RNAcentral holds the sequence, with entries from ENA. Predicted 3D model of a 384-nucleotide RNA (Bacterial RNase P class A) from a Rhodospirillaceae bacterium. NCBI's taxonomy places the organism under Bacteria, Pseudomonadati, Pseudomonadota, Rhodospirillales, Rhodospirillaceae. Its Rfam family is "Bacterial RNase P class A". Rfam links the family to the GO terms dimeric ribonuclease P complex, ribonuclease P activity and tRNA processing. Rfam's curators write: Ribonuclease P (RNase P) is a ubiquitous endoribonuclease, found in archaea, bacteria and eukarya as well as chloroplasts and mitochondria.
RNA sequence: UCAGAUGGUCGGAUGGUCGCCCACCACGAUUGGGGAAACUCAGUGGAGGGAGGAAAGUCCGGGCUCCACGGAAACGCGGUGCCGGGUAACGCCCGGCGGAGGCGACUCCAGGGAUAGUGCCACAGAAAGGAUACCGCCUUCUGUUUGGAGGUAAGGGUGAAAGGGUGCGGUAAGAGCGCACCGCGCCCCCGGUAACGGGGGUGGCACGGUAAACCCCACCGGGAGCAAAACCGAGUAGGGACGGCAAGAGAAUUUUUUCUCAGGCGGGUUUUCGCGCUGCUGUCCGGGUAGGUUGCAUGAGGUGCUCGGUAACGAGUGCCCUAGAUGAAUGGCCAUCGCCCGUUCACGCGGGAACAGAACCCGGCUUACAGACCAUCUGACGAC
Numbered sequence: 001u002c003a004g005a006u007g008g009u010c011g012g013a014u015g016g017u018c019g020c021c022c023a024c025c026a027c028g029a030u031u032g033g034g035g036a037a038a039c040u041c042a043g044u045g046g047a048g049g050g051a052g053g054a055a056a057g058u059c060c061g062g063g064c065u066c067c068a069c070g071g072a073a074a075c076g077c078g079g080u081g082c083c084g085g086g087u088a089a090c091g092c093c094c095g096g097c098g099g100a101g102g103c104g105a106c107u108c109c110a111g112g113g114a115u116a117g118u119g120c121c122a123c124a125g126a127a128a129g130g131a132u133a134c135c136g137c138c139u140u141c142u143g144u145u146u147g148g149a150g151g152u153a154a155g156g157g158u159g160a161a162a163g164g165g166u167g168c169g170g171u172a173a174g175a176g177c178g179c180a181c182c183g184c185g186c187c188c189c190c191g192g193u194a195a196c197g198g199g200g201g202u203g204g205c206a207c208g209g210u211a212a213a214c215c216c217c218a219c220c221g222g223g224a225g226c227a228a229a230a231c232c233g234a235g236u237a238g239g240g241a242c243g244g245c246a247a248g249a250g251a252a253u254u255u256u257u258u259c260u261c262a263g264g265c266g267g268g269u270u271u272u273c274g275c276g277c278u279g280c281u282g283u284c285c286g287g288g289u290a291g292g293u294u295g296c297a298u299g300a301g302g303u304g305c306u307c308g309g310u311a312a313c314g315a316g317u318g319c320c321c322u323a324g325a326u327g328a329a330u331g332g333c334c335a336u337c338g339c340c341c342g343u344u345c346a347c348g349c350g351g352g353a354a355c356a357g358a359a360c361c362c363g364g365c366u367u368a369c370a371g372a373c374c375a376u377c378u379g380a381c382g383a384c
Stems, first nucleotide, its partner, number of pairs: 001380010012337007020050003024046004032041003052355001056366002059364005064225004077221005082096005097111001098109004112216002117214002119210003134156002136152006164182006183205001184203008229294004235289001239285007248261005263278004301320008339352005
C1' cells in the first nucleotide's frame, strides 16, 4: 500500500424567526367563564424540557393488573436440549468442548438418546437391513454352448447410503479366514469441576442412516393483557322510594290487574267521524353512558472511579433525573458552515439528505439503515 477479520462510536452543527406538546412561575384587574367565598378555568407573559439505535417486527423472558384455582402428585399439551458460568428471568450473554469451513485473523452448528421400542429409507438396483447375487471369478456336470449344479462377495454395475477401511498373507476363487495399522465397541489408568482429551489393554466387528418421524430421558411452563385495572361521574332516557294534586261509570277478578265507555293531550283554527298517546307533578336514591383522574415516568435506571472475575457480570462509592401525547406534540422557513454527487485547472456553480418515528415499563433477539470515525488483529507485496 492492497485485500480482509473482530469489536465499538456517531447518525449533521450553529444562529434567527414563526408554530405545536408538557410541566413550573407571575398576572389573571371595576367588564372573559364558574363559584357565596376561598379559589379555579380560559387567556397573557417569562424561564425550562421535548424520539431512536433501532422508537420497527411483536419473536422470547420478566415487572405490573385482572381472572381462574385448597396443596401436592400423576396424566395430557407446549417449549428447551454439548459442558461450566452470568442473570430477576430467558430460547439471551460469556468462557470452554466437539464437528464443519477458511492460508490466516476468524466464522458457522436444532450439538441429549439410534443395543428401550416402533416406523421410514423414493427412483434405480440382485439386495435398503434378523441380508442378498445381475454381470463377473472359481470348482464341477461324458463333451460342446448365450446351458445346469455348487462355492464366493475381491472386481463391475445401481444408489444419498451396499453390512468396517488399507495392505500383506491365505485360498480353487474368495472371505476378519489370519496378521499389522486405522476406525468402532467394552474395560482400566491419567488430566480436566464438566463437556471432553490422552494412553494402555481387549473383542474379529456384534452396532447402516433417520428423532425440525413417533418415541425415550432431563428440565421449564395457569390464562388474558394498559383497549389490563382502580376511582370520580354529568345531561337525556329508563328503574326504585316517599309526597302533593287528580282519580267518573260499568264488567271480569281474592288482592291487584285487565277490558269497555267517559275524560285529557296530539293536525294552523272550528264541527263531525276516524286514528294515535295517556294519570300530572315534586324531592331523593341507586346502576350505567359520555367525560375526567389514576395506572404513567425513580427504575432489575444511567454514569465516573475503585476492587473481584479471562469474560459475561458482580460488590462498594460519588454524581445525575432524561418526552409523556391520547383525532395523538416533537414541525416549517431563512442564513452560514460541514458531508455526498455532477461540473471546473482552481475559485465557483447546480443538485441531494440513510433506515425510520415514542404510546405501561424493563432485559434480549431479529430485521432495516446513506455515510463517517476509532481500536485490535490476519494475509500478500514493497521499502529501510